[in-house]
RNA sequence: CAACGAUAAUGGCUAACCUUUUUGAAAGAAAAGGGUCGCAAAGUCCUUGACCUAAGUCCAAUUUGGAUAUGGUUGAAGAAUUGCCGAA
Numbered sequence: 001c002a003a004c005g006a007u008a009a010u011g012g013c014u015a016a017c018c019u020u021u022u023u024g025a026a027a028g029a030a031a032a033g034g035g036u037c038g039c040a041a042a043g044u045c046c047u048u049g050a051c052c053u054a055a056g057u058c059c060a061a062u063u064u065g066g067a068u069a070u071g072g073u074u075g076a077a078g079a080a081u082u083g084c085c086g087a088a
Stems, first nucleotide, its partner, number of pairs: 004086002012039002017034007037075001043081002046078003049074004056068005
């Protein structure tokens, strides 16, 4: 230095959920606080898959329904990139 990941150490992130505010058509997102299932990249970007929503558009028709992502989530995957520590 690389690979690797320990009953190590210093730290980090925070699922579900709760409260308040903002924002959005919605799904959701953001901020503050709480919470802490878990995570060695559960940091970031790109791509793919899966899932959620349906403003708009289209179809149907009868007071509604259906389809659809250009909107989102991903703690799913691939790849790139950055990164703490140092046992085997």
The RNA shown here (c-di-GMP-I riboswitch aptamer) has 88 nucleotides and comes from a Nitrospiria bacterium. It matches the Rfam family "c-di-GMP-I riboswitch aptamer". Rfam links the family to the GO term cyclic-di-GMP binding. The sequence was found by an Rfam model in a public genome assembly. The prediction has a mean pLDDT of 85.